Predicted 3D model of a 72-nucleotide RNA (transfer RNA) from a candidate division FCPU426 bacterium. Its Rfam family is "tRNA". It is annotated as a transfer RNA.
RNA sequence: GGGCGGUUAGCUCAGUGGUAGAGCAGCUGACUCUUAAUCAGUUGGCCGAGGGUUCGACUCCCUCACUGCCCA
Numbered sequence: 001g002g003g004c005g006g007u008u009a010g011c012u013c014a015g016u017g018g019u020a021g022a023g024c025a026g027c028u029g030a031c032u033c034u035u036a037a038u039c040a041g042u043u044g045g046c047c048g049a050g051g052g053u054u055c056g057a058c059u060c061c062c063u064c065a066c067u068g069c070c071c072a
Base pairs, nucleotide, nucleotide: 001071002070003069004068005067006066007065010024011023012022013021018055026042027041028040029039030038048064049063050062051061052060
């Protein structure tokens, strides 16, 4: 330098054009001698950045940034 993939909650990841979700973690409560475990409730998002298409974009297109793999 070229090709392909990834970027969504604190972490790991879903979500293939029509209200952004799960597990874990966190917080509160119950239970327990205590911790852990278990149960109930609950908080948490600029969907990497900018632009375009569309009535409508996490989703399609373009550019850029970061990152993984392959080739040179």
It was read from a public genome assembly. The prediction has a mean pLDDT of 82.